[in-house]
RNA sequence: GCGCAGGGUACUUAGGGUUCCGUCCGGCUGAGGCCGGAGACUGGUCCGAGAAGUGCCGCCGCGGGGGCAAAUUCGCCCGCGGUACACGGCGGGCCAAAAUCCCGGGAGAG
Numbered sequence: 001g002c003g004c005a006g007g008g009u010a011c012u013u014a015g016g017g018u019u020c021c022g023u024c025c026g027g028c029u030g031a032g033g034c035c036g037g038a039g040a041c042u043g044g045u046c047c048g049a050g051a052a053g054u055g056c057c058g059c060c061g062c063g064g065g066g067g068c069a070a071a072u073u074c075g076c077c078c079g080c081g082g083u084a085c086a087c088g089g090c091g092g093g094c095c096a097a098a099a100u101c102c103c104g105g106g107a108g109a110g
Stems, first nucleotide, its partner, number of pairs: 007057006015047002020044002022041001023038006058083008085105001087108001091103003
C1' cells in the first nucleotide's frame, strides 16, 4: 500500500423532530364545532443506534441421538459454549420534519 471478513431481524432504550392527536394562545359560532399560530409545548401516534440492551435466526466449535447390514461421511434433531475489538467530523439524503436513521466500521485520527 492492497484484498477479504467483522452476519440478519424483532422488540425496546438513549436520542429525534412536528404529519396526525392532545395541550396552550388568538379569532369566529346561539351551540356543536371551525380557522390561524406555537415543538426554547410535558405528552400519545411516528422515526430511531456499527461503536446501546434483550430475544430469535444464521454461522463456528464440542458432546449426544435415531434411521441404514455395518462403518465412515453427509443431512436432520437435541444440549453446552463462542460470535472479539471499535475515537470519529464537515457536508449531503429520506419521510411532515429532525436525529447517534442512510451515505458510514465512510473521510480522518490512533
Annotation
Predicted 3D model of a 110-nucleotide RNA (Guanidine-I riboswitch aptamer) from Tropicimonas marinistellae. The sequence was found by an Rfam model in a public genome assembly. Its Rfam family is "Guanidine-I riboswitch aptamer". Rfam links the family to the GO term regulation of gene expression. The coordinates come from a structure-prediction model, not an experiment, and the mean pLDDT is 83. NCBI's taxonomy places the organism under Bacteria, Pseudomonadati, Pseudomonadota, Rhodobacterales, Tropicimonas.